RNA sequence: CUUUUAUAAAGGCAAACUCGCUUGAAAAACGAGGACGCAAAGUCACAGGUCUAAGGUGAUUUAACUAAGACGGCUGGAUUCCAAAA
Numbered sequence: 001c002u003u004u005u006a007u008a009a010a011g012g013c014a015a016a017c018u019c020g021c022u023u024g025a026a027a028a029a030c031g032a033g034g035a036c037g038c039a040a041a042g043u044c045a046c047a048g049g050u051c052u053a054a055g056g057u058g059a060u061u062u063a064a065c066u067a068a069g070a071c072g073g074c075u076g077g078a079u080u081c082c083a084a085a086a
């Protein structure tokens, strides 16, 4: 430096769910609790994909479309990194 490996050890993160005089139109994020799991479940919205639709378009009693919003624990990619073995 590269590859492989997961409880061999030390550690790390935190799903669902609950709460919230938190933010937001919503999706969702944040904080506390909580652990389904994760070798990058650390970071990044570049590409694809998914979610929402305030505003806009459109219809007009309702529908529908739309991202410049969101998701990294959806996939790829970029980047950083603990331990062991080769």
Base pairs, nucleotide, nucleotide: 002086003085004084005083012038013037017033018032019031020030022029023028036073042079043078044077046076047075048074049071050070051069055066056065057064
Model confidence (mean pLDDT): 80 of 100. The RNA shown here (c-di-GMP-I riboswitch aptamer) has 86 nucleotides and comes from Pullulanibacillus pueri. The organism belongs to Pullulanibacillus, within Bacteria.